[in-house]
Transfer RNA from a bacterium, 72 nucleotides, folded computationally.
């Protein structure tokens, strides 16, 4: 130096151009003498970043950062 996946909620990941969701973890309430196990709820995102293309973009294209793997 090339080439190629990845970047989304704490964490693991989902959504094939139309209100961004699971699952476990957080809280909160219920059960219990009390824990745990179960049960009901409930918070919590500028989708990695800057631009583009569209009526609308996480999704499509560029360019950038990161990271993994590959070739020299």
């Nucleotide at each position: 130096g090339c080439c190629a996946g990845c970047a989304u909620a704490g964490c693991u990941c989902a959504a094939a151009g139309g209100u961004a969701g699971a699952g476990c973890g957080g809280c909160u309430c219920c059960u219990u003498c009390g824990u745990a196990a179960g049960g009901a709820g409930u918070a919590g995102g500028u989708u990695g970043c800057g631009g583009g293309u569209u009526c609308g973009a996480a999704u499509c294209c560029c360019g950038c950062u990161g990271c993994u793997g590959g070739c020299u």
Rfam family: tRNA. Rfam's curators write: Transfer RNA (tRNA) molecules are approximately 80 nucleotides in length. It is annotated as a transfer RNA. The coordinates come from a structure-prediction model, not an experiment, and the mean pLDDT is 82.